[in-house]
C1' cells in the first nucleotide's frame, strides 16, 4: 500500500434579519398586539404485520378463507391469569445472541418461507431423440439387403451431443453390445439399536428400500386467527327526527358481514316527501390540523451543505429510497522490519 466483510452513526452547525402554524398570560379600538414556550423523519413513505382504542350482539361449533413453519436463551408493543401487596406465571408481530442442517466464498462472512416432492394433481421456457409410468440423434452391438457408396429391422442409456437440469457415484462381475443386471462401498429415503447433546441434531451400527427438480403451483400435516375500521366511533342539535306507501316477519325476520348448524326474539327493507350540510370530542408528556404552518435571506467555519424524502389515531416491527460523511472491529493479497 491493495483489494474486501462487517456493526453501528450523524445526515447539518452558530449568528443576525424577516415570515408562517401554536401553548399560555397580558391588553384591545374585538380588527388584532405584546410577551413567553413549542413546531417533522431515520425513514414521517410502502400500508406488508402485530397491537392499543372503536363499532357490530360479551353464546359457541364446524366448513371455507387467511396467516404461519429448525432448537434454546434472552426481550417485546401489548393482552390474559393469579396474588391483600410486593411480585409471579402465560401469550404475543417480531427483534438480539448462541446453536443445528443445506448453499456460496481461499477468508472475515453471506444466503435460507428452514415440516412435507417415497401421498395425489399440476409445471419443467429455450435447446434437445428424450424433462419422467422413460426415451435411441450420434456411436456401440447384431441380423438382413447391396450397385460396396451405404440401406432397412432389432438391441443397447457405457460414451458424445443438447440443456439450469438427463434417469444415483466408484470399482468388479456379467454381455453380442450394455444396464442395480448382479455384487461391494458409497450418497440418499424410512425405521430400530447404543452414544454424545437441554434440544434441533451429530457420530457408530443395524434391517428394509432404489430416489430428476418445483409446495412463495394446487395441496397434505402442525399451529394460530371473528369482521370492520379515526371516513372507526361518541356528544349537541329537529337533523340516525316526526310522515306516507308497499314488501318481508312468531311456520322467527334482522343479524359477528362466505355458507351451514346453532343462539337470539321484533321489528326490518325499498319507494316518496320533509329536515340538516353545522359546532364540539376521539385527538397526542409542548408538532398538531383547515387538504394546507414546520420556512426563507444574508454572513462565518470549510472541499461542500446537496441525497431520499414532508406527521394526519397512537404504539411496536417489517420492508424499501438515499449525496455525502464519521466511529469502530475483522479476512485475503504483496512488500518490508
Nucleotide at each position: 500500500g491493495g483489494a474486501g466483510u462487517u456493526g453501528g452513526c450523524c445526515g447539518g452547525g452558530u449568528g443576525a434579519c424577516g415570515g408562517c402554524c401554536u401553548u399560555u398570560g397580558c391588553c384591545u379600538u374585538c380588527g388584532g398586539g405584546c410577551a413567553u414556550g413549542g413546531g417533522a423523519g431515520g425513514a414521517a413513505a410502502g400500508u406488508c404485520c402485530g397491537g392499543a382504542c372503536u363499532u357490530c350482539a360479551c353464546a359457541g361449533g364446524g366448513c371455507a378463507c387467511a396467516g404461519u413453519g429448525c432448537c434454546c436463551a434472552g426481550u417485546g408493543a401489548g393482552a390474559g391469569g393469579c396474588g391483600c401487596a410486593a411480585g409471579c406465571c402465560u401469550c404475543a408481530a417480531g427483534c438480539u445472541g448462541g446453536g443445528g442442517c443445506g448453499a456460496g466464498g481461499c477468508g472475515a462472512c453471506u444466503c435460507g418461507a428452514c415440516g412435507g416432492a417415497a401421498a395425489g394433481u399440476g409445471c419443467c421456457a429455450c435447446a434437445g431423440a428424450a424433462a419422467c409410468g422413460a426415451a435411441a440423434c450420434c456411436g456401440c452391438c447384431u441380423c438382413g439387403a447391396u450397385u460396396c457408396g451405404u440401406c432397412g429391422g432389432g438391441g443397447u442409456a457405457a460414451g458424445g451431443g443438447u440443456g439450469a437440469a438427463a434417469a444415483g457415484g466408484u470399482g468388479a462381475g456379467g454381455u453380442a453390445a450394455g444396464a442395480g443386471c448382479u455384487c461391494a462401498c458409497u450418497c440418499c429415503g424410512a425405521g430400530g439399536c447404543g452414544u454424545c447433546g437441554c434440544a434441533a441434531g451429530g457420530c457408530g451400527u443395524u434391517u428394509c428400500g432404489g430416489g430428476g427438480g418445483c409446495a412463495a403451483a394446487c395441496c397434505c400435516c402442525g399451529c394460530u386467527g371473528g369482521a370492520a375500521g379515526c371516513a372507526a366511533g361518541g356528544c349537541c342539535u329537529a337533523a340516525u327526527a316526526g310522515g306516507g306507501a308497499g314488501a318481508g316477519g312468531a311456520u322467527g325476520a334482522c343479524g359477528c358481514g362466505g355458507c351451514c348448524c346453532g343462539c337470539c326474539g321484533a321489528c326490518u327493507c325499498u319507494c316518496c316527501g320533509g329536515g340538516u350540510u353545522g359546532g364540539c370530542c376521539g385527538c397526542a408528556u409542548c408538532a398538531g390540523a383547515u387538504a394546507a404552518a414546520u420556512c426563507g435571506u444574508c454572513a462565518c467555519a470549510c472541499a461542500a451543505a446537496c441525497a431520499c424524502a414532508g406527521a394526519a389515531u397512537c404504539c411496536g416491527g417489517c420492508u424499501u429510497a438515499c449525496a455525502g460523511g464519521c466511529c469502530g472491529a475483522c479476512u485475503c493479497c504483496a512488500a518490508c522490519a